Context: one part of a larger RNA
RNA sequence: UGUUGCAACAUUGAGAGGACUCCUCCCUAGUACGAGAGGAUUGGGAGGGACCCACCCCUGGUGCGCCAGUUGGACCGCUCGGUCCACAGCUGGGUAGCUAAGUGGGGCAGUGAUAACCGCUGAAAGCAUCUAAGCGGGAAGCACCCCUCAAGAUCAGUGUUGCAUGUCUUUUGACGUGAGACCCCUGGAAGACUACCAGGUUGAUCGGCCGGAUGUGUAAGCGCCGAAAUGCGUUCAGCAAACCGGUACGAACGGUCGAAGA
Numbered sequence: 001u002g003u004u005g006c007a008a009c010a011u012u013g014a015g016a017g018g019a020c021u022c023c024u025c026c027c028u029a030g031u032a033c034g035a036g037a038g039g040a041u042u043g044g045g046a047g048g049g050a051c052c053c054a055c056c057c058c059u060g061g062u063g064c065g066c067c068a069g070u071u072g073g074a075c076c077g078c079u080c081g082g083u084c085c086a087c088a089g090c091u092g093g094g095u096a097g098c099u100a101a102g103u104g105g106g107g108c109a110g111u112g113a114u115a116a117c118c119g120c121u122g123a124a125a126g127c128a129u130c131u132a133a134g135c136g137g138g139a140a141g142c143a144c145c146c147c148u149c150a151a152g153a154u155c156a157g158u159g160u161u162g163c164a165u166g167u168c169u170u171u172u173g174a175c176g177u178g179a180g181a182c183c184c185c186u187g188g189a190a191g192a193c194u195a196c197c198a199g200g201u202u203g204a205u206c207g208g209c210c211g212g213a214u215g216u217g218u219a220a221g222c223g224c225c226g227a228a229a230u231g232c233g234u235u236c237a238g239c240a241a242a243c244c245g246g247u248a249c250g251a252a253c254g255g256u257c258g259a260a261g262a
Stems, first nucleotide, its partner, number of pairs: 001152001005163007015149004021049007033038001051106005059100004066093005071086006110144003117137004166175003180257004184200005205251003208247005214240003221234004
């Protein structure tokens, strides 16, 4: 901007893309076949490889805004306790998120028209012939079926619902609105930007605070035993990020656009 009033939501599917893979073992069966050696077609079952999709419950990785231990130094006047620097100083763990080596799923079955090929009936050509008329069977292939996108599919589709006969004006037109939308703002398992999604006080969107989960692993201070290092008690403590909830305490202020009136 179009789709012929303006919108919101839900859809059909023209068309496009993806996927549609391979192997082993068991039974059928040591059967058919074969002198033997060997060894099936077919049908059924099981397992696996690679690939694809999704996810983080489990196993792990990472986790530079979590916890603890510890070396050297500087500083907080000193002790204690801390902060900072040294590759994140080093080391041991680790929430969320993201992840694979982890977990779950997938390629199954079926239909139609066919290829090579196999046939039925059957003449030309009294026979024969799958073909000339006619009718069947038949592939991992083709079209469906499965997954994704999709009405700018200008052939612009369909459905449901909402709004809509105001003011001024000489025809024209302008203005104010409506459903609704946008700018803006608070944010996000969404994201390069944009878009998308959740919200904007009739509010739990983010932060804070509170509770929980989870992580670390028993803080500081004080007391006790000991000459002391240390240990024990208070204490499964203290501290804590992204997680799950609750709670208006702080921040979501303020604006604009937007039909027909024939």

Predicted 3D model of a 262-nucleotide part of an RNA (large-subunit ribosomal RNA, domain VI) from a Phycisphaerales bacterium. The prediction has a mean pLDDT of 87. Rfam family: Bacterial large subunit ribosomal RNA. Its family is annotated with structural constituent of ribosome and ribosome in the Gene Ontology.